[in-house]
RNA sequence: CCGUGUGGGAGAGACCUCGACGUUGCCCGUCGGGGCGCCGAAGGGGCAAACCUCCCCGGAACCUCUCAGGCGCAAGGGACCACUCGGG
Numbered sequence: 001c002c003g004u005g006u007g008g009g010a011g012a013g014a015c016c017u018c019g020a021c022g023u024u025g026c027c028c029g030u031c032g033g034g035g036c037g038c039c040g041a042a043g044g045g046g047c048a049a050a051c052c053u054c055c056c057c058g059g060a061a062c063c064u065c066u067c068a069g070g071c072g073c074a075a076g077g078g079a080c081c082a083c084u085c086g087g088g
Base pairs, nucleotide, nucleotide: 001087002086003085005083006082007081008080013036015035016034017033018032019031020030021029022028037071038070039069043067044065045064046063051059052058
């Protein structure tokens, strides 16, 4: 430095509308499509601001952009941290 295992691990609408199903119908619930609003900690882009430097060049990120991804609970994912194991 890379990988495995275990544990922890955040943020943001279950908003509007259409269809289907559940229903005698409405409300309501679930699923799917569309729209608007939002989140940043998989991945990706950028150094424009900020940051690192006396300055310039340059630099990468937890900065920034949200392409992707994500936004009820749960599941899944999850940077990063801790502890193991293995390899270079």
Glycine riboswitch aptamer from a soil metagenome, 88 nucleotides, folded computationally. Of the family's consensus pairs, 85% are formed in the model. The RNAcentral record of the sequence draws on MGnify. Model confidence (mean pLDDT): 80 of 100.